[in-house]
Context: one part of a larger RNA
RNA sequence: UUGGGCGUAAAGCGCGUGUAGGCGGUCAUGUAAGUCAGAUGUGAAAUCCUUCCGCUUAACGGGAGAAGUGCAUUUGAAACUGCAUGACUAGAGUACGGGAGAGGAGAGUGGAAUUCCCGGUGUAGAGGUGAAAUUCGUAGAUAUCGGGAGGAACACCAGUGGCGAAGGCGGCUCUCUGGAUCGAUACUGACGCUGAGACGCGAAAGCGUGGGGAGCAAACAGGAUUAGAUACCCUGGUAGUCCACGCUGUAAACGAUGGGCACUAGGUGUAGGAGGUAUUGACCCCUUCUGUGCCGAAGCUAACGCAUUGCCCCGCCUGGGGUGUACGGCCGCAAGGUUAAAACUC
Numbered sequence: 001u002u003g004g005g006c007g008u009a010a011a012g013c014g015c016g017u018g019u020a021g022g023c024g025g026u027c028a029u030g031u032a033a034g035u036c037a038g039a040u041g042u043g044a045a046a047u048c049c050u051u052c053c054g055c056u057u058a059a060c061g062g063g064a065g066a067a068g069u070g071c072a073u074u075u076g077a078a079a080c081u082g083c084a085u086g087a088c089u090a091g092a093g094u095a096c097g098g099g100a101g102a103g104g105a106g107a108g109u110g111g112a113a114u115u116c117c118c119g120g121u122g123u124a125g126a127g128g129u130g131a132a133a134u135u136c137g138u139a140g141a142u143a144u145c146g147g148g149a150g151g152a153a154c155a156c157c158a159g160u161g162g163c164g165a166a167g168g169c170g171g172c173u174c175u176c177u178g179g180a181u182c183g184a185u186a187c188u189g190a191c192g193c194u195g196a197g198a199c200g201c202g203a204a205a206g207c208g209u210g211g212g213g214a215g216c217a218a219a220c221a222g223g224a225u226u227a228g229a230u231a232c233c234c235u236g237g238u239a240g241u242c243c244a245c246g247c248u249g250u251a252a253a254c255g256a257u258g259g260g261c262a263c264u265a266g267g268u269g270u271a272g273g274a275g276g277u278a279u280u281g282a283c284c285c286c287u288u289c290u291g292u293g294c295c296g297a298a299g300c301u302a303a304c305g306c307a308u309u310g311c312c313c314c315g316c317c318u319g320g321g322g323u324g325u326a327c328g329g330c331c332g333c334a335a336g337g338u339u340a341a342a343a344c345u346c
């Protein structure tokens, strides 16, 4: 390479936008590049194959033929692919009217709770644990009441509920703003799908500069436990966690399942819309579209289990260790990231 694969055995890029490329709806006409058919030339000889002949046979040799899947030229065919022209509306999109949503950004604001400070009441303990101790407290703690400061997070609602491409998003209000969905018409007329590179987004931790700092808490200190205890438990506690701007670019970034289209029994929840029936009205019930779960037929799977299957495009895998390492390149302030071997060994 071919082939076979990628939920859990090796294997789906963390996610998107999109360049090249690959693939691509219906009808008509033309063309003839691909495609198909015929003819001509060529495709050296030897070899291989068929047949006849010669050495006593065979190997071997000689004659004739075939083959040589190819290339070129030429004559035709026009279904399919391509190309050109014209047309269409079922794909895709635009306009219009609705409703839903923790989608994003900024600003403002609310209550509960923790901590701290001030004051009142009040007195000897409090705290913590398996049990203790470190710790706090007669300089008045813990408890309780009133007042104040400050930071962070938003109980109930809350739901295999919603929104987002993913990461993720949850008090309330306002401003700006993205997407999806439903309905009925009108319009554009294949404008589509995927996507190597590229570009953008990307939890937490970490880094830089400047703020902020209530609680929590790596590191660290102490008390316990223990044979030891650089831990688990306890008392403290600094980075950090928060904000602004910039960087990092990784995760069990998981549905361990790339995207799109078409197709294939059903049943039952739930979220958002539309229509119908019914009703004084709202429910209930029926139909339908979109999303999200559960069970399940055919089928698939090594099994667990999954719901199949087909086509198009991309990414990736090829025994374990060495190794996601070394070297080199690129990126980064650094930490490090990314690309990515070999020797050797089983």
Stems, first nucleotide, its partner, number of pairs: 004317003007304002012314001014201004021194003025088007033081002035077008049065006091191001092188004096183003103177007110154001115149007125136002162169002206247006215241002220236004258313005266295011299306002319346003328339004
RNAcentral holds the full RNA, with entries from SILVA. The part of an RNA shown here (small-subunit ribosomal RNA, central domain) has 346 nucleotides and comes from a metagenome. Its Rfam family is "Bacterial small subunit ribosomal RNA".